[in-house]
RNA sequence: UUUCAGGGCGAGGUGAAAUUCCUCACCGGCAGUAAAGUCUGCGACCUGUUUAGUGUAUCUAAACGGCUGAUACGGUGAAAUUCCGUUACCGACGGUUAAAGUCCGGAUGGGAGAAA
Repeated sequence: UUUCAGGGCGAGGUGAAAUUCCUCACCGGCAGUAAAGUCUGCGACCUGUUUAGUGUAUCUAAACGGCUGAUACGGUGAAAUUCCGUUACCGACGGUUAAAGUCCGGAUGGGAGAAA
């Protein structure tokens, strides 16, 4: 410098209305480490201060900060909350004829990082 860099509602029930509720189902960013959604660290979302665009508001950008979910038990082993078995749990913000991890939107964005 270039390229790449997030998956998932299928069936049934109720209802005027739900991929949002209920039952079952389905999904799991990056690095580290015995192979990890739940460990450690990071990114994303949200957010504070300062500076700049600018006189104000708002907004945007940059720098420096803050916040940031969730597992146990058994087995094997030198080593595993990572493998195997069983069991449990978690999931930003805005929108919606009805409450969303899975639909729509900011996002043809940003990005930990990966490859060449």